The RNA shown here (SAM riboswitch aptamer (S box leader)) has 108 nucleotides and comes from Lentibacillus lipolyticus. Its mean pLDDT, the model's own confidence on a scale to 100, is 84.

[in-house]
RNA sequence: CUCUUAUCAUGAGCGGUGGAGGGGCUGGCCCUAUGAAACCGCGGCAACCUCAAACACGAGUUUGAAAGGUGCCAAUUCCUGCAAAGCAGAUGCUUUGGCAGAUAAGAG
Repeated sequence: CUCUUAUCAUGAGCGGUGGAGGGGCUGGCCCUAUGAAACCGCGGCAACCUCAAACACGAGUUUGAAAGGUGCCAAUUCCUGCAAAGCAGAUGCUUUGGCAGAUAAGAG
C1' cells in the first nucleotide's frame, strides 16, 4: 500500500511548549487569540487483539477483568453527497441501503 471481516446514536481531562489554523474530501455548519494544528508530561474512556470463565466442539457465542498490543478523549463518522420508499406538494422532511472515511484483526 491492497484485499477480507467486524464496529462506528455511548464515553473520556489538566498542565507545558507552540503560535493560526482545525473538523478526511464536496457543499454546509461549527471549533479556535477566553489560544488551532503539532510535540511533551501526567490522567481518563472504551473493549478490536490478548487474558479468565461458561456454552459449543466447528467456525464461534456470552460474561468478566483491564496488566499487555493498539485506538480514542467537540458536535451521530457534526450533517451532506448516490439510490429506493414514504410524507408533503417550490427547491423540503423522514426511514432504509449504498459510496466514501475511521479503528481493529487477519492475509498478501

The sequence was found by an Rfam model in a public genome assembly.
It matches the Rfam family "SAM riboswitch aptamer (S box leader)". Gene Ontology term of the family: regulation of gene expression. From the family's description: The SAM riboswitch is found upstream of a number of genes which code for proteins involved in methionine or cysteine biosynthesis in Gram-positive bacteria. The SAM riboswitch acts at the level of transcription termination control. The predicted structure consists of a complex stem-loop region followed by a single stem loop terminator region.
Of the family's consensus pairs, 94% are formed in the model.